[in-house]
Order: sequence, then structure tokens, then C1' cells
RNA sequence: GCCCUUGUAGCUUAACGGAUAAAGUUUCGGCCUCCGGAGCCGAAGAUGCCAGUUCAACUCUGGCCAAGGGCA
Repeated sequence: GCCCUUGUAGCUUAACGGAUAAAGUUUCGGCCUCCGGAGCCGAAGAUGCCAGUUCAACUCUGGCCAAGGGCA
């Protein structure tokens, strides 16, 4: 330098092009309890960035960035 794959809550994973982006865990608050690190209820928190296609994009296309792999 070229090619391929991946990028979504703090972490681990979902989401036929169409619902308010869904869960587990985590954190916080409350309830319960002799106590709570157990149980129950609630809340917080995410699509790597910029464009394009489309009525509609996490999803498709291009570029950039980052990680991993291959070739030279």
C1' cells in the first nucleotide's frame, strides 16, 4: 500500500428497511428484612464520525476513524 471482518448502554448480547432501539448485568432510589451483597418495584444509561439512497436506515451505499486478520 491492497483486500476481508467488526464497531449498538460501563460490560455481554438482540433488533424481516417500519412499534417509544429490546434484554441480562452494572449503578442509583424505594420496598421488604434482625442485617443485606438475597428477593421485589422503579429509574438512569447506547447505534464510532460525516454524507448519500429511501416515505422511512442500527440495517443498504461511499468516505473517514478505530480494532482484528490476510497478502505484498
Notes: A computed fold for a 72-nucleotide RNA from a Pseudomonadota bacterium, annotated as transfer RNA. NCBI's taxonomy places the organism under Bacteria, Pseudomonadati, Pseudomonadota. It matches the Rfam family "tRNA". The coordinates come from a structure-prediction model, not an experiment, and the mean pLDDT is 81.